[in-house]
Context: one part of a larger RNA
RNA sequence: GAACGUUCGAUCUCUAGUACCAGCACUGUCGAGUGUCCAACCGGCCCGUCUUGAAACACGGACCAAGGAGUCCACACACGUGUGCGAGUAUGCAAUGGUUGAUAUAGUAUGCGCAAGGAAAGUAACAGUCGGGACACGAACACCAACGGCCAACGGCGAUCUUCUGAGAGGCGUUUGAGUGUGAGCACAUUUGUUGGGACCCGAAAGAUGGUGAACUAUGUCUGAGCAGGGUGAAGUCAGGGGAAACUCUGAUGGAAGCUCGUAGCGGUACUGACGUGCAAAUCGUUCGUCAAACUUGGACAUAGGGGCGAAAGACUAAUCGAACUAUCUAGUAGCUGGUUCCCUCCGAAGUUUCCCUCAGGAUAGCUGGCGCUAAACAGUUGCAUCAGGUAAAGCGAAUGAUUAGAGGCCUCGGGGACGCUCAGUCCUCGACCUAUUCUCAAACUUUAAAUGGGUAUGUUCCUCAGGUUGCUUCGGUGAACCGACAGGAAAAAUGGAAGUGCUACGUGGGCCGUUUUUGGUAAGCAGAACUGGCGAUGAGGGAUGAACCUAACGUCCGCAUAAGGUGCCAAAGUUCUCGCUCAUCAGACACCAGAAAGGGUGUUGGUUCAUUUUGACAGCAGGACGGUGGUCAUGGAAGUUGAAAUCCGCUAAGGAGUGUGUAACAACUCACCUGCCGAAUGGACUAGCCCCGAAAAUGGAUAGCGCUGAAGCGAGUGACCGAUAUCGGACCGCUGCCUCUAGACAUGUUAGAGGCAGCGUGUAGGAGGGCGGGAGCGUAUGUUCCGAAGCCCUGACGUGCGUCAGGGUGAAACUGCGCUCGGUGCAGAUCUUGGU
Numbered sequence: 001g002a003a004c005g006u007u008c009g010a011u012c013u014c015u016a017g018u019a020c021c022a023g024c025a026c027u028g029u030c031g032a033g034u035g036u037c038c039a040a041c042c043g044g045c046c047c048g049u050c051u052u053g054a055a056a057c058a059c060g061g062a063c064c065a066a067g068g069a070g071u072c073c074a075c076a077c078a079c080g081u082g083u084g085c086g087a088g089u090a091u092g093c094a095a096u097g098g099u100u101g102a103u104a105u106a107g108u109a110u111g112c113g114c115a116a117g118g119a120a121a122g123u124a125a126c127a128g129u130c131g132g133g134a135c136a137c138g139a140a141c142a143c144c145a146a147c148g149g150c151c152a153a154c155g156g157c158g159a160u161c162u163u164c165u166g167a168g169a170g171g172c173g174u175u176u177g178a179g180u181g182u183g184a185g186c187a188c189a190u191u192u193g194u195u196g197g198g199a200c201c202c203g204a205a206a207g208a209u210g211g212u213g214a215a216c217u218a219u220g221u222c223u224g225a226g227c228a229g230g231g232u233g234a235a236g237u238c239a240g241g242g243g244a245a246a247c248u249c250u251g252a253u254g255g256a257a258g259c260u261c262g263u264a265g266c267g268g269u270a271c272u273g274a275c276g277u278g279c280a281a282a283u284c285g286u287u288c289g290u291c292a293a294a295c296u297u298g299g300a301c302a303u304a305g306g307g308g309c310g311a312a313a314g315a316c317u318a319a320u321c322g323a324a325c326u327a328u329c330u331a332g333u334a335g336c337u338g339g340u341u342c343c344c345u346c347c348g349a350a351g352u353u354u355c356c357c358u359c360a361g362g363a364u365a366g367c368u369g370g371c372g373c374u375a376a377a378c379a380g381u382u383g384c385a386u387c388a389g390g391u392a393a394a395g396c397g398a399a400u401g402a403u404u405a406g407a408g409g410c411c412u413c414g415g416g417g418a419c420g421c422u423c424a425g426u427c428c429u430c431g432a433c434c435u436a437u438u439c440u441c442a443a444a445c446u447u448u449a450a451a452u453g454g455g456u457a458u459g460u461u462c463c464u465c466a467g468g469u470u471g472c473u474u475c476g477g478u479g480a481a482c483c484g485a486c487a488g489g490a491a492a493a494a495u496g497g498a499a500g501u502g503c504u505a506c507g508u509g510g511g512c513c514g515u516u517u518u519u520g521g522u523a524a525g526c527a528g529a530a531c532u533g534g535c536g537a538u539g540a541g542g543g544a545u546g547a548a549c550c551u552a553a554c555g556u557c558c559g560c561a562u563a564a565g566g567u568g569c570c571a572a573a574g575u576u577c578u579c580g581c582u583c584a585u586c587a588g589a590c591a592c593c594a595g596a597a598a599g600g601g602u603g604u605u606g607g608u609u610c611a612u613u614u615u616g617a618c619a620g621c622a623g624g625a626c627g628g629u630g631g632u633c634a635u636g637g638a639a640g641u642u643g644a645a646a647u648c649c650g651c652u653a654a655g656g657a658g659u660g661u662g663u664a665a666c667a668a669c670u671c672a673c674c675u676g677c678c679g680a681a682u683g684g685a686c687u688a689g690c691c692c693c694g695a696a697a698a699u700g701g702a703u704a705g706c707g708c709u710g711a712a713g714c715g716a717g718u719g720a721c722c723g724a725u726a727u728c729g730g731a732c733c734g735c736u737g738c739c740u741c742u743a744g745a746c747a748u749g750u751u752a753g754a755g756g757c758a759g760c761g762u763g764u765a766g767g768a769g770g771g772c773g774g775g776a777g778c779g780u781a782u783g784u785u786c787c788g789a790a791g792c793c794c795u796g797a798c799g800u801g802c803g804u805c806a807g808g809g810u811g812a813a814a815c816u817g818c819g820c821u822c823g824g825u826g827c828a829g830a831u832c833u834u835g836g837u
């Protein structure tokens, strides 16, 4: 080196198998979602309404069906949007063209516009500049801001002309104008709003005009009718008696009377009887008033609504009367009550300012929505710089004012007193006063003086510099002031979710609560303010319960971990751990908050302080507790112990001229005090934890309940766990913004679609946008339908929702989608209307 062999790796091809991925079909299992029914558990107060606030012992609401409330007009207006034409436009008229017509053209008339300003007479407008817009070169419209010009009015000046009264060039102005400055309007449609109309619907008490009523009832006139039986016994008359007479007495007779008892009649007192959906929209029963007259009553006639009539009660005037009934004006008006009909999405208030014959209401500003327009600045924040201030605090041995206490004072002033021969004084004392201190205060005191809060400022500006301008300056391009390219330098506060402006319009204009500050008030769940945050308008978790407190704000779901608050059971989570306190025959138990005080306790536990104590305390037991002296006075008496003053000495280890008991007075006992035994701590005052007392009310009762005692109570501490619609992660829906791509036309811009990223999602009054549904008409779908329309019943599917679609049954002849137009278009409420139950 060749050949061969063996082994390994890469690539390619083929085959086979396996694994994986994708699609289709079928089957099984599991999970998620959804529909209907049943059961259990958890949560859960009834809607509408006015209201700060409703489950309310506030009002409306038995149930069902049908009806039932912001409409239309304006020859009214405002803003926005769209369309047509455009210095015009719209309409009428006649003419011409055209095909009757629609309509076109020029004409004419009218409205608005094209010129304003002035009280009026009358007069009567254009080329602007700078800054922004506006840049990659240049140019530049609209528009915004400032300045200037022009017109009219007004106020000054005024050449010149003139009929002597006017005209008036030019020029001036811190004056006025709804002007001009190369035009924007007119018409139609439409949304919203305003005004006038019944004016969103229902609702008065009233007012006006014209009629109808006196069969009820009030009164009057005319003419009729009706009204037992008794009692009392006026005048008059008769007879007799008396008397001089006047006259009088007695007995009869008589039969008067707004007299009496009482029937009919008329009335209607009491039972506050019956009845009280009645016999009755005024009756029945018993009782009661009157009953010959101001009596009762029939018929006819008269008086009529601001009128009548009234023995007068505002009674009566047809069940109506402090002004009848009836029709109309009239759908009267109501700042008042009640009601006001489908859905979703986006935004989202106010109860405050000013004015009002304003306080239950409006207008005005504010707050809010919608439509925009223009831009790059802005801020409920902090820092830095700077300015103003006189609250809190502090101060009163600083001013002003108030104010306590002593101390030291001398001149002076006032009061009192002592001495005092004097009327001179000396001394004492209480004050004023002075001095140095001391105590306590001030909304209308203050030297000092905060915090918070407020104003302004916080940048592309400054420096160097070529060069430039100037009527100043210099002998002079010398200087000064100003402008300043390129370049260099010095420096630049932070943070953020981020602007300004115009037009237009609704609602609101009763508020309430908490912390802090604050006024009145004894106080209040009282009344009135300030800052801020809440409720109202707002759900969720917690506080048992709850508008406002704590946590925390919400699309539809799932998961992790939390907040407030909790973890014996109810009831998710510790019968967890460590330490202390507390025993209650009324324990205690968690902010707002739902109950207690002064004052007490030898209950117990701590603390502070002062004492006593091995020189032996305290307590216990035991001993002593004496003498002068029965101290003095007083007393009937008083010996330690009724009372008054005083309260020594001796001996002692110690013993009071006495702490109590006691006696008529003594006595006796006891205590203080001392000692012995004992052997280690003891006593007092104050303080504060828990507990107890203080602490009584009416149905039985509330740490929410059960219950709990080395707690499941109170005070500390350390872990764990539970716990929300908040946070985080994931999926989806919607809205907003941005980016990319595609489509159409030239286009940086607009519209539509697709994809991606990010943020956001509460809501009453209220605004806006987008949808759903019912009726009628036109067009369209060669629409559906006797092979079964609408309607109704049952069942299912889809949609955020209003709703839609499908299947089956019934039914027996009509009906629908889409586009456009029109409008008597959506019900739970109105003591709604009608009908039914």
Base pairs, nucleotide, nucleotide: 046061047060048059049058062837063836064835065834066833067832070340072197073196074195076194077193078192080190081189082188083187084186085185088112089111090110091109092108093107095105096104097103116123128147129146131144132143149180150179151177152176153175154173155172157170160167161166200339201338203336207329208328209327210326211325212324218303219302220301221300222299223298224297225296226295229261230260231259232257236253237252238251239250240249241248242247265290266289267288270286271285273284274283305321307317308316342771343770344769345768346767347766352365354363355362356361366508367507368505369504370503371502372501373500374499378496379495381494382493383458385456386455387454393448394446395445400442401441402440405437407435408434409433412432413431414430415429416428417427418426419425460491461490462489463488464487467483468482469481470480472479511535512534513533514532516530517529518528519527520526540551541550542549555732556731557730558729559728565722566721567720568706569705577717578716579715580714581713588708599693600692601691603690604689605688606687607686608685609684610683611682612681620677621676622675623674624673626650627649628648632644633643656671660669661668733761734760735759736758737757738756739755740754741753742752743751772826775822776821777820778819779818780817781816783815784814791810792809793808794807795806796805797804798803
Molecule: large-subunit ribosomal RNA, domain II
Organism: Syndiniales sp.